[in-house]
Context: one part of a larger RNA
RNA sequence: CCCCAAGGAACUCGGCAAAAAAGCAUCCGUAAGUUCGCAAUAUGGAUUUCCCCGCGCAAGCGGGGACGCAGCGAAAGUACCCCUGGCGACUGUUUAACAAAAACACAGCUCCCUGCAAACUCGUAAGAGGAAGUAUAGGGGGUGACGCCUGACCAAUGCGAGAAGGUUAACGUUGGCGGUUCUAUGUAGCAAUAUGUAGGGCUGACUGGCCGAAGCCCUCGUCAAUGUCGGCCGUAACUAUAACGGUCCUAAGGUAGCGCAAUUCCUUGUCAGGUGAGUUCUGACGCGCACGAAAGGCGUAACGACUGGGGGACUGUCUCGGGGAUUUGCUCGGUGAAAAUGCGAUACCGGUGAAGAUGCCGGUUAGGUGUAGUUAGACGAAAAGACCCCGGAAGCUUUACUGCAAGUUGUUAUUGGCUUUACGUUUUUAUUACGUAGCGUAGUGGGGAGGCCUUGAAUCCGCCGUCUCGGCGGCGGAGGAGCCGCCAAUGAAACACCCAUUUUUAAAAAUGUAAAAUCUAACCUGUCCCGCAAAACGAGACGGGGACAGUAGCUGCUGGGCAGUUUGUGUGGGGCGCAAUCCUCCUAAAAAGUAACGGAGGAGUUUAUUAAGGUCGGCUUAGCGCGGAUGGACAUCGCGCCGGACCUGUAAGAGGAAAAGCCGGCUUAACUGCGAGACGGACAGGUCGAGCAGAUGCGAAAGCAGAAUCUAGUGAACCGACCGUUGGCACUCGAUGCCGCGGAAGAUUAACGGAUAAAAGCUACUCCGGGGAUAACAGGCUAGUUCCGUCCAAGCGUCCAUAGCGACGACGGAGUUCGGCACCUCGAUGUCGGCUCAUCUUAUCCUGGGGGUGGAGAAGCUCCCAAGGGUUUGGCUGUUCGCCAAUUAAAAAGGUACGUGAGCUGGGUUCAGACCGUCGUGAGACAGGUUGGACUCCUAUCUACUACACCCGUUGAUUCUUGAGGGGGGUUCUUCCUAGUACGAGAGGACCGGAAGGAGGCGACCUCUGGUUUGCCUGCUCUGCCGCCAGGCGGAACGCAGGGUGGCUAAGUCGCUAAGUGAUAAGCGCUGAAAGCAUCUAAGCGCGAAGCAUGCCCCAAGAUUAGGAAUUAUUGAUUCCUCGAAGACUACGAGGUUGAUAGGCUCUAGGUGUAAGAUCCGCAAGGAUUUAAGCCGAGGAGUACUAAUAGA
Repeated sequence: CCCCAAGGAACUCGGCAAAAAAGCAUCCGUAAGUUCGCAAUAUGGAUUUCCCCGCGCAAGCGGGGACGCAGCGAAAGUACCCCUGGCGACUGUUUAACAAAAACACAGCUCCCUGCAAACUCGUAAGAGGAAGUAUAGGGGGUGACGCCUGACCAAUGCGAGAAGGUUAACGUUGGCGGUUCUAUGUAGCAAUAUGUAGGGCUGACUGGCCGAAGCCCUCGUCAAUGUCGGCCGUAACUAUAACGGUCCUAAGGUAGCGCAAUUCCUUGUCAGGUGAGUUCUGACGCGCACGAAAGGCGUAACGACUGGGGGACUGUCUCGGGGAUUUGCUCGGUGAAAAUGCGAUACCGGUGAAGAUGCCGGUUAGGUGUAGUUAGACGAAAAGACCCCGGAAGCUUUACUGCAAGUUGUUAUUGGCUUUACGUUUUUAUUACGUAGCGUAGUGGGGAGGCCUUGAAUCCGCCGUCUCGGCGGCGGAGGAGCCGCCAAUGAAACACCCAUUUUUAAAAAUGUAAAAUCUAACCUGUCCCGCAAAACGAGACGGGGACAGUAGCUGCUGGGCAGUUUGUGUGGGGCGCAAUCCUCCUAAAAAGUAACGGAGGAGUUUAUUAAGGUCGGCUUAGCGCGGAUGGACAUCGCGCCGGACCUGUAAGAGGAAAAGCCGGCUUAACUGCGAGACGGACAGGUCGAGCAGAUGCGAAAGCAGAAUCUAGUGAACCGACCGUUGGCACUCGAUGCCGCGGAAGAUUAACGGAUAAAAGCUACUCCGGGGAUAACAGGCUAGUUCCGUCCAAGCGUCCAUAGCGACGACGGAGUUCGGCACCUCGAUGUCGGCUCAUCUUAUCCUGGGGGUGGAGAAGCUCCCAAGGGUUUGGCUGUUCGCCAAUUAAAAAGGUACGUGAGCUGGGUUCAGACCGUCGUGAGACAGGUUGGACUCCUAUCUACUACACCCGUUGAUUCUUGAGGGGGGUUCUUCCUAGUACGAGAGGACCGGAAGGAGGCGACCUCUGGUUUGCCUGCUCUGCCGCCAGGCGGAACGCAGGGUGGCUAAGUCGCUAAGUGAUAAGCGCUGAAAGCAUCUAAGCGCGAAGCAUGCCCCAAGAUUAGGAAUUAUUGAUUCCUCGAAGACUACGAGGUUGAUAGGCUCUAGGUGUAAGAUCCGCAAGGAUUUAAGCCGAGGAGUACUAAUAGA
């Protein structure tokens, strides 16, 4: 690759694979739905060859006839169909080499940017793309056809707009504080000198003020921007529920639609449908763990190598396998690799052991060597485990840290003219100045006794400015000679006038800044023209911009766009959690010390005037009893008892009555400089301390006092700042700086002996180095948990502890669960489930034997013995498990690396793609869901196992055997009879014994029923050839199709499971003592099971103990040849001329189905007769025609 009886998806994760139908030919006919295009070749039905006639140009159509099982007769080519979900509209695209998809894209929708030297992108720049385009254009983000729609929220983040205020850089400007130099000068001093004051120049990395943009703060807007879209309580006349009410919070509280979903944990939700049975599926319901409206919501015709569910057709997917073909394999000839390989003289069981041994210990088994096979083991091979941890790296993210690009802001330069406005500064001229009192609007200080006035006083009118509304000032007119001060009064201050000055306001000028406008000549740029070979370059002309832009320096802001890094440790793996320093107790084993993610608690201070400190003096608490007004359990008073229980700031421990407790007086020793000597201790740090000196407090004094009754209340260096300083350096004129020394302050440096001044995450895209020092699987140890049992017996069981149960408890066993430990393995021990094939245990589910029963019988319950055999098929799910359907004698529990992946599968889990929900700002994450996703080795070295040979031995050979030993096998039901009997009220209904028929398993066989049957027969198509016709042959899967001998084979046929015997188990007995009884036992004897030993079948003398018998004695065997119902090769069997071994031939069984040729009939296709013809592989018989020669 081909075929298959009966069944027909029972297979399986799944109809995977295969098969089948149909065959873009013609005709008829065609549903729901629909965007009216489709759906659609829907589904379905008929025809299909050849011949003759008619019509037609033809393709072909119509009519009539012919044959076959079959007419697109072979090959090629060519949709299986239907119903119903999810997702995506569609055609397309993608991970070259594990993912083709639901991912990407898409047309459409929407938002944002962009006016052209466009935005944007690349580039240091020149320049280029955009675009030889111009908003119907270009760029970017989101969504994703179409239909109906797209709710609320602007608090946060982002973006846009705003510019009043706040804050804010450089530059600029102006002070201060210094330094230095010069000048003048004061004071002290005889002087040297010391110490100041004022000013000029130069100067500082010091320090203020002013000016100063963006940004930030701020005010608005904006969600098809990033995003977000609630609790609690009560309430209706059954119950339930809550239209309703209350309350809290919010920026706002999720609207429409959908909903157990690609989203639902609980969950296999509940109901309905479909099925015998439905974890899937469909439709509903809705407490949506955790839907929801352009990360779009909900629908949707068409489409899809997408992903679910169902049905039809069809089948070797399966029950359950069989046959055949070819290639490989095997055998022979030729050629001839690879990985791998410590040594190999390489067995099994039990044990041991770095915890799973061919190699150790003890047993057992084993004569040596191959060939074909099978893969259980060699913790087989391959790849320095990808999971996990440790160390390192890399990629990615962000409101980690620190930078850089880029963008943006101002300033300066390039950089010029002119004008206006505003503001600042300076100068000038004016002007302003109101407490009370006072004639009154008194700025301040000084001068001052006069001043102003025909160059027009007082007064009046008008106008203007100012204003505290009273006045003041100015201008003009009238007017035509006074007015003011001093004085007086008042007051802190006294006025006219002059000088100076402060303040307010105004004007002018100068100057500066800012803004605006304008100019053209820098600068930029368009066109034309010229020069050059030439775009870039330069000159010119005419234009457009224009001191802007651009560029450069400085500068603020934004800045994962980019870069460098950090992101720690302990830890019964890691993560999450917790912890880390100090004090007290226990653990701690009576010195000290002593660990754990051992058990308990504390500290990161407090106390300053009423000190909780010092000292001197005094006092005694708490509780209980009794007595006593309000008055009590407890207030205060008295007495007694008791003895430390009170109290001691704060934890605990140790202490405390001469009190360390309580009260009062006076006080500051809560001092300075030291410190003999000890304790403790790795170091660093820590603790105690008499005594000396100074100054002090209390006490009459002796004396006491360098904080607290003691033990917690804490931080090294560096760093800079501060105070002090007879020190050092720069060496000098000085100033100052730096360093040193002494003092004291600054660390939740709390990861507390403190890495930096400064630091978070993700990786399933990952990588490297290591680890069995450390997790997940398995093993090991253990046995809390789990399972099983025993003891006691309160109680249940009407009564009655123990028929059956059994609380509270006690004691064991097993090593199947969940665990604990971390012992082998990380230079790899492949992980769930299924399939296949098993093997063992027994705590037995069935079958067998028994005891008890709350056993009438039947059916049960319970216990004992017993492991021989058996222990179903389906629906759902990846499932183990479980639920369900239908059976059954029963549908037992477990071990075996949760047996078995060098045996298979790969549905699940657990790489890379993708979707949803949820979490996260994000990268990403999730013992959450969903879809997809490389299982290496054609070759097995050793052990093991299944077969088959050879060698040697067994003392000639051939033939036949015995059986030590080993293996296999051992299942069970139903019906009938006994007998409707025993039993029982009945219903029901046996034991024992006998018979029959099955199911399952196993073996053998092919007569029958079938399958297959590739050198058998027949039919048919296309094509090539035999010259043509006829007839054949080759090819087309054996071309296809219909049959089929032998062989092989099952579904076919036959047989087996046993009986019997012996010894026993539980149990039942006989006799019978110890123990005058009783007792199955102690001596003795007997029954008693599917179990044991036999019996049945097979192997078997390598049974080295190598057996026995018969025949025979130069026998016998092999090579070689012809063969085979034997066979991989070998072997075995038949035969080898004295021969039927094979072939051939003849006959025959059997298969096919009436050959060719001829004749006849028909126009022809074709038919009939000759003819049950012809042909025929493997079967049977006969027959030496051929080959089994000769030899060794």